Molecule: Bacterial RNase P class A
Organism: Planctomycetota bacterium
């Protein structure tokens, strides 16, 4: 140079014109609120998907079990997580690196398609060997060898075929042929032993070898989990309509003959009751205010860790609307693409993915175009 591999970071600058929202000061009016001037503060790196954790509020809650859902290598950070860092074991890549739900298959159920003899209490299609009988061909000293293919009976799992996967691999021996049948090495079980906080490594000695695989299948093991969520909840509080207390007023009609006036009617007085008026109370709505942005907060600096981070010390306040405000326009300079051409410029075009709505901690998923650091591998010169 060229090809890669990890991470960090920007996400156009500036200046003018016309606006939007909030908050502070100030001044005007027909002060509930409106209008005006000045200052200030106004969106991301993912604000987004709503997919996991927590802070916050409410509501339930006596202990225990069973079920349900999720998590599953260690150690560790964390408020907590299904996140995050280092670390191990596999697989991948020359390599810088990437990928990994990576507990148990000797509890028990239960899957394993087509292909294939056999998908698991093993079994033999083809082949290989070894026996028997019989057949055909060839030699012949006629005693008889030889060689072939087919049956039967038996051995084998070396070697062929199916398959995603066939009861450890390679080799040497060994055997009729073969096998762990011995042997050595590797795999693999069981023990000790070192080192490591640990998942694991590493070495010794025994064992010829247990006997596929699949638990993002049921299940079994360890651990976690109460519900609902900012429309969560608090408070302040018209107008109408109802509800409760007292007070008027009615109490004619209705009240088992309502009670009392010594019995009965009439009167009066009480009482229960009343759809009426006056007052006062208390719940909900509209509607207003809190929650709500100063917080596991930002940035510099130190200390401790490999780190994820944690502590300590300055420093700054940085969107809080409420149906939702951050826009649009022109001008210059950089960026990127075209074309023309006096090679220094001219003219044209182009700029993503996307937007708060209680708040943090991840994780996913989109994103035009740029910058910076570190490492691998290959060429090439010195």
């Nucleotide at each position: 140079c060229g090809a890669g591999a990890g991470g960090a970071c920007c996400g156009g600058a500036c200046g003018g014109u016309c606006g939007c929202u909030c908050c502070g000061c100030g001044g005007g009016c027909u002060u509930a609120g409106c209008c005006c001037a000045c200052g200030g503060g106004g969106a991301g790196g993912a604000a987004a998907g709503u997919c996991c954790g927590g802070g916050c509020u409410c509501c339930a809650c006596g202990g225990g079990u069973c079920g349900a859902g999720g998590u599953g290598g260690u150690u560790g950070c964390u408020a907590a997580c299904g996140g995050c860092a280092a670390c191990c074991g596999g697989c991948c890549g020359c390599g810088a690196g990437g990928c990994u739900a990576g507990g148990g298959a000797a509890a028990g159920u239960g899957c394993c398609a087509c292909a294939g003899a056999a998908a698991a209490c093993a079994a033999a299609c083809c082949g290989c060997c070894g026996c028997g009988g019989g057949c055909g061909g060839c030699c012949u000293c006629c005693g008889g060898g030889c060689c072939g293919g087919g049956c039967g009976c038996g051995g084998u799992a070396a070697g062929g075929g199916u398959g995603a996967a066939a009861a450890g691999g390679u080799g040497c021996g060994g055997u009729a042929a073969g096998a762990g049948c011995g042997c050595a090495c590797c795999g693999c079980g069981g023990u000790c032993c070192u080192g490591g906080u640990g998942a694991c490594a590493g070495g010794g000695c025994c064992g010829g070898c247990a006997g596929g695989g699949c638990a993002a299948a049921c299940c079994c093991c360890a651990c976690c989990u109460g519900g609902a969520g900012a429309a969560a909840g608090a408070c302040c509080a018209a107008a109408u309509a109802g509800g409760g207390a007292a007070g008027g007023c009615c109490g004619a009609c209705g009240g088992u003959u309502g009670a009392u006036g010594a019995c009965c009617c009439g009167c009066a007085u009480c009482c229960a009751g009343g759809a009426c008026c006056u007052u006062c109370c208390g719940g909900g709505u509209a509607g207003g205010u809190c929650g709500u942005u100063c917080g596991a907060g930002g940035c510099c600096g130190g200390g401790c860790g490999c780190g994820a981070g944690u502590c300590c010390g300055g420093u700054c306040c940085c969107a809080g609307a409420g149906a939702a405000a951050u826009g649009a326009c022109c001008g210059u300079c950089a960026c990127c693409c075209c074309u023309c051409c006096u090679c220094g410029g001219a003219g044209g075009g182009g700029g993503a993915c996307a937007g708060g709505a209680u708040c943090c901690g991840g994780c996913u998923u989109a994103c035009a175009g740029g910058u910076c650091c570190u490492c691998u591998c290959g060429c090439g010169c010195c």